[in-house]
Context: one part of a larger RNA
């Protein structure tokens, strides 16, 4: 990992409902016991449960039925009417009453469907906890008996000798041979460092310690599981130890985590609210399905009247709180201050009332929309081919997300967070945006055909190298970002002003005198500052635009003339482009590539989907008629679907009842051929070598790809 076989909602009791029979004011047996080819079963057997009356804690008391509206359904029609509905009456309970509660006649037994509860309760899964035993051959630790430990070095005590010495005692020299001494790849033992790490090994090589000792080791014995043993590491106790291992309670429990088997129709959610030792789970309610009932509305969409709100906006003499500025008048009171012995007085500040004048507020409002909600009418759409509405059953669902549009929150923001309101995926495939859950077309029974949406029409890759007019030169740009600022890039509009009595620009001449104005300075002559800024000639020429000089000069400008010769000069608006412009491995519009195939304004054709029509099939629901588990004929604004309800078939396997196949070849296999929508099924040929099957009902250990799934093989 592959292949085979195994593998997961059972069964028991009990409720509850639905359907089907039987019997029915009843209904039914348990044990048990008769019979039985003692087998199915057939007969007993009302003990006892269920129902035939109820209220009421209870003592206790106890039902009678009538009107009256109306679906189905009959009826020509008025009308009648099961079942429904309302009332009045009746029982009982409460109450002083008044009301008010709850009853006022169809079951039950038996099967099957579907659910609930008891139980291992669809299957697989701990970590645990408890009992009983079983362990010290491994390892701790004592203990009894035994064993080892090359070789060298150091050289204590002690004793001998000799000298010293007054006693005590001292020195040299030998001998001696102590030590948790010392070298030490002997041997044993460790495990420092590396080494290997699908190993040479579940601890090895190489290195390293230690090696007379609190040493190392044989055999033997002791000590056992909340126990032991421990020079203590929570270390070890037989490759297991923060409580060992076996086997038992045991299919412990697991709101978790995984998995869970055949087709097909019909319908289709839900991630919300309360409560919850609850937020990974539940219970209710809501949203789904099935069925039963019910019998006329239902929908709130668009318009219109009435109302209701206090938001978005605005306001401030309408209030509450914030808040600029100044002016008037009073000042009992508070402070300063003028003038005075002082009484008093002057003057400022505060404080108070009025007036101007400028800002504000989710927890201010004197106002106040748009929307929103209620009720009506009127349209519109659904609905007697049965809407709403009630009951009964069976779920899932309580993790949700984008996006748009109104808001809040915190924040630079965010695929943030928290809300409504819509729609969308989640459950929705199909064209389209290269490519993408929810963005834009469109809701897919099935087949063929046709014509459109969205977006496109050069190639790739189906359609225009369509067609008018304008811009862009920046490869801008070609579906996806860029700011303040800059630009004599160009387009386009619009104002004004010069201008054939010649403008813009360009070249050629001129550009003077009074003067070197005055003043300050060493000097200031047009040009270093100040201050004034005239006046003459004149086509015109500043007491000088800027350069320059120590000053001066000189260059130049204004400003005037000639030559030329049709436009120029400012300024303001819009389109497009330009720079500003920096990101991590090589760039790119999907890509080729494109000066339009690029932007912008029109205008045709075409080309695109499962959308629309059109044909023909299945199916489903509904009406009708009928030969009625169906058929025919009609209408259908049916027929995407997760989780999930319902519904109708399809295979194994085994038993009844009925009928067949088969050595002239069952079964299973392996290949071919037909039917069905499908699960499936049937034929044939080959193998194979004794079993098989068909209808009709019954009953299941009833269907496998997946569970790190179990066993076997590869």
């Nucleotide at each position: 990992g592959c292949g085979a076989g195994g593998g997961a909602g059972u069964u028991u009791g009990u409720c509850g409902u639905u359907g089907u029979g039987g019997c029915g004011a009843g209904g039914u047996u348990a044990a048990g016991c008769g019979u039985g080819u003692c087998a199915a079963g057939c007969g007993c057997g009302a003990a006892g449960c269920c129902g035939g009356a109820g209220g009421g804690a209870a003592a206790c008391c106890a039902a009678a039925g009538c009107c009256g509206c109306g679906c189905a359904u009959c009826g020509c029609a008025a009308g009648a009417a099961a079942g429904g509905c309302g009332g009045c009456g009746a029982g009982u309970c409460u109450g002083a009453a008044a009301g008010g509660g709850c009853u006022u006649g169809a079951g039950u037994c038996a099967c099957a469907g579907c659910g609930g509860c008891c139980a291992g309760a669809c299957c697989c899964g701990a970590a645990a906890c408890c009992a009983a035993g079983u362990g010290a051959u491994c390892u701790a630790u004592g203990c009894c008996u035994g064993g080892g430990c090359a070789a060298g070095a150091u050289g204590a005590a002690a004793u001998c000798u000799c000298c010293c010495u007054u006693c005590c005692g001292g020195g040299a020299g030998a001998u001696g041979g102590a030590a948790g001494u010392c070298u030490g790849a002997a041997a044993c033992c460790g495990g420092u460092g590396u080494u290997a790490g699908u190993c040479c090994a579940a601890c090895u090589g190489c290195u390293c310690g230690a090696g007379u000792g609190a040493c190392c080791u044989g055999g033997g014995u002791a000590u056992a599981g909340g126990g032991g043993u421990a020079a203590u590491a929570g270390g070890c106790c037989a490759u297991u130890c923060g409580a060992a291992c076996u086997u038992g309670g045991u299919a412990a429990u697991a709101g978790c985590g995984g998995g869970c088997u055949c087709c097909a129709u019909u319908c289709g959610a839900a991630g919300u609210a309360a409560c919850u030792c609850u937020g990974a789970g539940g219970u209710u309610a809501g949203c789904c399905u099935g069925g039963u009932u019910g019998g006329a509305g239902g929908u709130c969409a668009a318009u219109g009247g009435a109302u209701g709100u206090g938001u978005a906006g605005a306001g401030a003499u309408a209030c509450u709180g914030a808040u600029u500025a100044g002016a008037a008048a009073g000042u009992a009171c508070u402070g300063c201050u003028u003038g005075g012995a002082a009484a008093c007085u002057u003057g400022c500040a505060g404080c108070u009332u009025u007036c101007u004048u400028g800002u504000c507020a989710a927890a201010c409002u004197c106002c106040g929309a748009a929307g929103c909600g209620u009720c009506c009418a009127c349209u519109g759409c659904c609905g007697u081919a049965g809407a709403a509405g009630a009951c009964c059953a069976g779920a899932g669902u309580a993790g949700g997300g984008g996006c748009a549009c109104a808001c809040g929150g915190g924040g630079u923001a965010a695929g943030c967070c928290u809300u409504g309101u819509g729609u969308c995926c989640u459950u929705g495939a199909g064209g389209g945006a290269a490519a993408g859950a929810a963005c834009c077309c469109u809701g897919a029974c099935u087949u063929g055909g046709g014509u459109u949406a969205a977006g496109g029409c050069c190639c790739c890759a189906a359609a225009g190298u369509g067609c008018u007019g304008a811009u862009u030169a920046a490869g801008u740009g070609u579906a996806u970002c860029a700011a303040a600022g800059a630009g004599c890039g160009u387009c386009u509009u619009c104002g004004u002003c010069c201008u054939u009595a010649g403008a813009c620009a360009g070249u050629g001449g001129g550009g003077a005198g009074g003067u070197u104005g005055g003043c300050u300075u060493a000097g200031a002559a047009g040009c270093a500052g100040c201050c004034a800024u005239c006046c003459u000639u004149u086509a015109a020429a500043g007491a000088a635009u800027g350069c320059g000089u120590a000053a001066c000069a000189g260059c130049u400008c204004a400003c005037c003339c000639a030559c030329c010769c049709a436009g120029g000069g400012c300024a303001a608006a819009g389109g497009u482009c330009u720079c500003g412009a920096a990101a991590a491995u090589a760039a790119u519009c999907a890509g080729g590539g494109c000066u339009a195939a690029a932007u912008c304004a029109g205008c045709u054709g075409c080309c695109g989907a499962u959308a629309c029509c059109c044909a023909a099939g299945g199916g489903g629901a509904c009406a009708a008629u009928c030969u009625u588990u169906g058929a025919u004929u009609g209408u259908c604004g049916c027929c995407a679907g997760u989780a999930g309800a319902a519904u109708g078939g399809u295979a194994u396997u085994c038993c009844g009842g009925u009928g067949g196949a088969g050595c002239a070849g069952a079964a299973g296999c392996a290949g071919g051929g037909g039917a069905g929508a499908a699960a499936u099924u049937u034929c044939c040929u080959g193998u194979g070598g004794a079993u098989c099957u068909g209808c009709c009902g019954g009953a299941a250990a009833a269907a496998u790809g997946g569970a790190u799934c179990c066993u076997c093989g590869c």
The part of an RNA shown here (large-subunit ribosomal RNA, domain II) has 714 nucleotides and comes from a Candidatus Iainarchaeales archaeon. The coordinates come from a structure-prediction model, not an experiment, and the mean pLDDT is 84. The RNAcentral record of the full RNA draws on ENA.